[in-house]
RNA sequence: GGAGUCGGCCUGGCAGCCGCCGUGGAAACAUGGAGGAAAGUCCGGGCUCCGCAGAGCGGGAUGCAGGGUAACGCCCUGGCACGGCGACGUGACGAAGAGGGCCACAGAGACGAGUCCUCGGGUGUAAAAAUCCGAGGGGUGAAACGCGGCAACCUCCAUCCGGAGCAACACCAAAUAGGCAAGCGAGUUGUGGUUAAGCCCACAACGACAGGCCGGCUCGGCCGAGCUUGCGGGUAGGUGGCUAGAGCGCACAGGCGACUGGGCGCCCAGAGGAAUGGCUGCCGGUGCCGCCGGGUUCGCCCGGACGGCACCACAGAACCCGGCUUAUCGGCCGUCUCCCGUU
Numbered sequence: 001g002g003a004g005u006c007g008g009c010c011u012g013g014c015a016g017c018c019g020c021c022g023u024g025g026a027a028a029c030a031u032g033g034a035g036g037a038a039a040g041u042c043c044g045g046g047c048u049c050c051g052c053a054g055a056g057c058g059g060g061a062u063g064c065a066g067g068g069u070a071a072c073g074c075c076c077u078g079g080c081a082c083g084g085c086g087a088c089g090u091g092a093c094g095a096a097g098a099g100g101g102c103c104a105c106a107g108a109g110a111c112g113a114g115u116c117c118u119c120g121g122g123u124g125u126a127a128a129a130a131u132c133c134g135a136g137g138g139g140u141g142a143a144a145c146g147c148g149g150c151a152a153c154c155u156c157c158a159u160c161c162g163g164a165g166c167a168a169c170a171c172c173a174a175a176u177a178g179g180c181a182a183g184c185g186a187g188u189u190g191u192g193g194u195u196a197a198g199c200c201c202a203c204a205a206c207g208a209c210a211g212g213c214c215g216g217c218u219c220g221g222c223c224g225a226g227c228u229u230g231c232g233g234g235u236a237g238g239u240g241g242c243u244a245g246a247g248c249g250c251a252c253a254g255g256c257g258a259c260u261g262g263g264c265g266c267c268c269a270g271a272g273g274a275a276u277g278g279c280u281g282c283c284g285g286u287g288c289c290g291c292c293g294g295g296u297u298c299g300c301c302c303g304g305a306c307g308g309c310a311c312c313a314c315a316g317a318a319c320c321c322g323g324c325u326u327a328u329c330g331g332c333c334g335u336c337u338c339c340c341g342u343u
Stems, first nucleotide, its partner, number of pairs: 001339004006334005012283007020033005035314001039325002042323005047165004059161005064078005079093001080091004094156002099154002101150003111146001116137008169240004179231006187206007211223004247266004252261003284312007291304005
């Protein structure tokens, strides 16, 4: 100098103006306001309810060993196998012991049984063919009879798993229509007269859709459309759940490591038909064109400073965490390996 390997980090910066959401405040104003993946919703947990999940059946997941963790299908270390010169990467990597199943092509035959060729012997025949027994061999194929191979085939073994999810769930609670209970259900009230007072009489105002049954009548009782009041459940709507947490930063200690422990410091969105935005200027990065210098095989290439134009990734919270996977312009830092050159 070139080519790689592994790990970590950033995700344009600053200023001005105009807005949006949360909090504090009487107001002015102050202060906080998306991500490394907020994504896919694929695993694992917290939390909530149903329930009491104790056991069995069924079903699902995982699968070398040890460890980490709240837990995991995640992570770390080591072994083994495969790939790479190497740093390193990848791996469902338990069991062929029980039972079932499968083993392409080739081959006579693929785990059931049997026999393609040769030789020997028997039966058989004129001789053959055919058939039986024994021995040996060639060929095919990944594997040829050997306790073969395959379990990301069923299976067996071991371990784990109740279900649904913040649209969970809890609280407050309107109108209308249901439900339950009580009262009223046709007179009431006011004024005046009379009276010791009431009954009674007169006037005025308000008022119902309505009475029925028992009874000869009255009193009384029952039912009743309807009216009033109360209670209760649910809906609309509102509030909580909601963000101080397996939290973040710093150094220290333990551990090969994943990780853990105590110490100090910090508070870092809580919206909810859903805020986190828009414009301008400067700086930054990339590409193209123009300019200058050098080289040229006339295609172009290399270097430099300035100017102009264009662009600046993937994406976006919705109860919260730990992972995995996927998307992603560009940049920074570090570890190690291989090759070449020089000293």